A computed fold for a 471-nucleotide part of an RNA from an uncultured bacterium, annotated as small-subunit ribosomal RNA, 3' major domain.
[in-house]
Context: one part of a larger RNA
RNA sequence: UGACGGGGACCCGCACAAGCGGUGGAGCAUGUGGUUUAAUUCGAAGCAACGCGAAGAACCUUACCAAGCCUUGACAUCCUGAUGACAGCAUAUGUAAUGUAUGUUCCCUUCGGGGCAACAGAGACAGGUGGUGCAUGGUUGUCGUCAGCUCGUGUCGUGAGAUGUUGGGUUAAGUCCCGCAACGAGCGCAACCCUUAUUCUUAGUAGCCAGCAGGGAAAGCUGGGCACUCUAGGGAGACUGCCGGGGACAACCCGGAGGAAGGCGGGGAUGACGUCAAAUCAUCAUGCCCCUUAUGGCUUGGGCUACACACGUGCUACAAUGGCGUAAACAAAGGGAAGCGAAGCGGCGACGUGGAGCGAAUCCCAAAAAUAACGUCUCAGUUCGGAUUGCAGCCUGCAACUCGGCUGCAUGAAGCUGGAAUCGCUAGUAAUCGCGGAUCAGAAUGCCGCGGUGAAUACGUUCCCGGGUCU
Numbered sequence: 001u002g003a004c005g006g007g008g009a010c011c012c013g014c015a016c017a018a019g020c021g022g023u024g025g026a027g028c029a030u031g032u033g034g035u036u037u038a039a040u041u042c043g044a045a046g047c048a049a050c051g052c053g054a055a056g057a058a059c060c061u062u063a064c065c066a067a068g069c070c071u072u073g074a075c076a077u078c079c080u081g082a083u084g085a086c087a088g089c090a091u092a093u094g095u096a097a098u099g100u101a102u103g104u105u106c107c108c109u110u111c112g113g114g115g116c117a118a119c120a121g122a123g124a125c126a127g128g129u130g131g132u133g134c135a136u137g138g139u140u141g142u143c144g145u146c147a148g149c150u151c152g153u154g155u156c157g158u159g160a161g162a163u164g165u166u167g168g169g170u171u172a173a174g175u176c177c178c179g180c181a182a183c184g185a186g187c188g189c190a191a192c193c194c195u196u197a198u199u200c201u202u203a204g205u206a207g208c209c210a211g212c213a214g215g216g217a218a219a220g221c222u223g224g225g226c227a228c229u230c231u232a233g234g235g236a237g238a239c240u241g242c243c244g245g246g247g248a249c250a251a252c253c254c255g256g257a258g259g260a261a262g263g264c265g266g267g268g269a270u271g272a273c274g275u276c277a278a279a280u281c282a283u284c285a286u287g288c289c290c291c292u293u294a295u296g297g298c299u300u301g302g303g304c305u306a307c308a309c310a311c312g313u314g315c316u317a318c319a320a321u322g323g324c325g326u327a328a329a330c331a332a333a334g335g336g337a338a339g340c341g342a343a344g345c346g347g348c349g350a351c352g353u354g355g356a357g358c359g360a361a362u363c364c365c366a367a368a369a370a371u372a373a374c375g376u377c378u379c380a381g382u383u384c385g386g387a388u389u390g391c392a393g394c395c396u397g398c399a400a401c402u403c404g405g406c407u408g409c410a411u412g413a414a415g416c417u418g419g420a421a422u423c424g425c426u427a428g429u430a431a432u433c434g435c436g437g438a439u440c441a442g443a444a445u446g447c448c449g450c451g452g453u454g455a456a457u458a459c460g461u462u463c464c465c466g467g468g469u470c471u
Base pairs, nucleotide, nucleotide: 007471008470009469010468011467012466013465015461016460019425020424021423022422023421026316027315028314029313030312031311032310033309034307035306042053043052064302065301066300067299068298069297070296073125077124078123079121080120081119083117084116087105088104089103090102091101092100093099106115107114108113127291128290130289131288132287136285137284138280139279140278141276143274148187149186150185151184152183153182154163155162156161167178168177169176193268194267195266196265198236199235200234201233202232203231204230207226208225212223213222214221239262242256243255244254245253246252318418322377323376324375325374326373328371334365335364336363339358340357344353345352346351384415389410390409391408392407393406394405395404431453432452433451434450435449436448437447
């Protein structure tokens, strides 16, 4: 000077408390450990690994295993030689697969040659998801959106260093005010950015009968019009500005008015100096080491999907605030051309057929679902629950055996609210309900978004955890 203390003082955070809903018990999905295996590729490891890299493993992917094959190589540059198609197309033949054979067709030219292609040869080299993240760059997590971390000059101290940055108030904040051997400054904080909440204006191929006319069974359907809604450009608006009280006449705090919004209005982006030899050599780049007829390359098949078991994260439930049936209503945000695919028709259905319209405020995906109404079930392992299994089908795709998704009929398991323990959340939040998207041929209970319905509680800071300041 730091760090630490089951030392002290002060302060903060869903940290506790007060509440609501979960996890831990069941079945299944998914990741991990372990075990197994020819292989079950590799990485991630308390918080900060474990629905993580993976925004999607049938082949491919793929790095793993088995078998078969190649050796200047699948890919790049250079040299020599010979060729003008070895590549494409067609035919034949053949393998599990890479193959083999035959036929056919180069371009430019000053006619010297050049270009291009691929073959043969020689090496230089290629190649490596091989090792080292404890050799590195870059990127990322974390403490933590915590309020801190420093510098110049001056002053103090022999010096390490101190001061400033401490103190009194105050704040979400080293935020601001006052004081002070300090005076200033930088990186952070805040603001500037995006979005949302109100309004004005500009514009009107979506919206409106608002006012007029036409038209019909109905429908902005048509004429017409931008008033409203909306869309998307530009402004306005919030600043403790005003009033009262408190305070040191300060900063600031409390209450009130007006206002769509009030004291940072809500949300996002934004992450200081640094910490963890934190993570990543498998995104990429890269030093060194290692392999070079193999640790490189190609192919087929298998594996990554195994299963006594253990853990994490989820989904579905155990029911009546419910299940089922009937017939009604109301979103937002997205996506669409090798695409979205309407109406109609067939099928119980998955789906098939069909092909209108739409590169989309115009058409389509598209039905929102919880909810409300009516009916039924009457507390039961049930009309709860849906695992598992059988049969029959549909779809994608060369191909669903290992190993996809979906549908119908049948089957109907565990489960009656979960021990110790433990997690999330303070408001349009939790809880609950559906919808969309990326990846993607197909394949979400995951992830990322969107809206609908919509709570309870916070006395307080003694205690648990983490953090900040002074000592």

It matches the Rfam family "Bacterial small subunit ribosomal RNA". Model confidence (mean pLDDT): 84 of 100. The RNAcentral record of the full RNA draws on ENA, Greengenes and SILVA.